[in-house]
RNA sequence: GGGGGCGUAGCUCAGUUGGUUAGAGCGCAUGCUUGACAUGCAUGAGGUCAUAAGUUCGAGUCUUACCGUCCCCA
Numbered sequence: 001g002g003g004g005g006c007g008u009a010g011c012u013c014a015g016u017u018g019g020u021u022a023g024a025g026c027g028c029a030u031g032c033u034u035g036a037c038a039u040g041c042a043u044g045a046g047g048u049c050a051u052a053a054g055u056u057c058g059a060g061u062c063u064u065a066c067c068g069u070c071c072c073c074a
Base pairs, nucleotide, nucleotide: 001073002072003071004070005069006068007067010026011025012024013023019057028044029043030042031041032040051065052064053063054062
C1' cells in the first nucleotide's frame, strides 16, 4: 500500500426482508425477605447504535467517507 471482519448500556452480546417505544444476561441502585450476610423476588436507573454525511415517508439495519481494533496479502 491492497483486501476483509468487528464497533449497540459499566461488561459479554442479540436485534429477522429497513417499519410502529432499542433489548437480554451479568453488574449497579432501591425495596421485600434475614438477627446480619448470601441467595431469591419486585421495581428502577443507565444508550449520540464509534464519528460524519447520503438514500428513504421511515435507518442499529442500505450507501459513502473517516476513526479505532483484529486478521490476511504484498

Predicted 3D model of a 74-nucleotide RNA (transfer RNA) from an uncultured Clostridia bacterium. Its Rfam family is "tRNA". Rfam's curators write: Transfer RNA (tRNA) molecules are approximately 80 nucleotides in length. It is annotated as a transfer RNA. The sequence was found in a public genome assembly. Its mean pLDDT, the model's own confidence on a scale to 100, is 80.